């Protein structure tokens, strides 16, 4: 870095510490940010893998717990949108489907 597979309107400090100007992937937008962002760290959340525990299957097959270890989250649905389709007379606004991005597990 490429493929494959799942997931996504739930949740997590609105007086924890540090540090100081930028973030929010791109684009158009619209918003966070010295009342202090992004970032470390500490706190949390969640349950994708591992082990583990109860049941359950022909089969770790399915179901349910905890959350010890790996990652992962912790403003807005992935903050909206980008491409096609459809609803609406039209705008407004709203549905489906793809793309593009993310994160896990796997494979090359």
């Nucleotide at each position: 870095c490429u493929c494959u597979u799942a997931u996504a309107a739930a949740g997590a400090g609105u007086u924890g510490g540090c540090u100081g100007a930028g973030g929010g992937a791109c684009u158009g937008g619209c918003c966070c940010g010295a009342u202090g962002a992004c970032g470390c760290c500490c706190g949390g959340c969640a349950a994708c893998c591992u082990a583990c525990c109860g049941u359950u299957u022909u089969a770790u097959u399915g179901c349910g717990g905890a959350a010890a270890g790996g990652u992962g989250c912790u403003a807005a649905a992935u903050c909206c949108u980008g491409c096609a389709g459809g609803a609406g007379u039209g705008a407004a606004u709203c549905c489906u489907g793809g793309g593009a991005g993310a994160u896990a597990a796997g494979a090359g």